The RNA shown here (transfer RNA) has 73 nucleotides and comes from an uncultured Lachnospiraceae bacterium.

[in-house]
């Protein structure tokens, strides 16, 4: 410098074809127990990496940019 994948919750990942943001594991509270663990319940937690652009709508399309992984030179 050229390519190619990735980027979503505190953690590893999903979101198929643009239309309601999700899982599991962690955390809080509750029940359970003498008590802990197991086990059930119910909540909290997210600028979808950043900045424009298309759309009536955007996590998705489309340009541009950071960063990590590789591949090629």
């Nucleotide at each position: 410098g050229g390519g190619a994948a990735g980027u979503u919750a505190g953690c590893u990942c999903a979101g198929c074809c643009g239309g309601g943001a999700g899982a599991g594991c962690g955390u809080u509270c509750c029940c359970c127990u003498c008590a802990c663990a197991c086990g059930g319940g119910a909540g909290a937690g997210g600028u979808c990496g950043c900045a424009g652009g298309u759309u009536c709508g955007a996590g998705c399309c489309c340009u541009g940019u950071a960063c990590u992984u590789c591949c090629c030179a």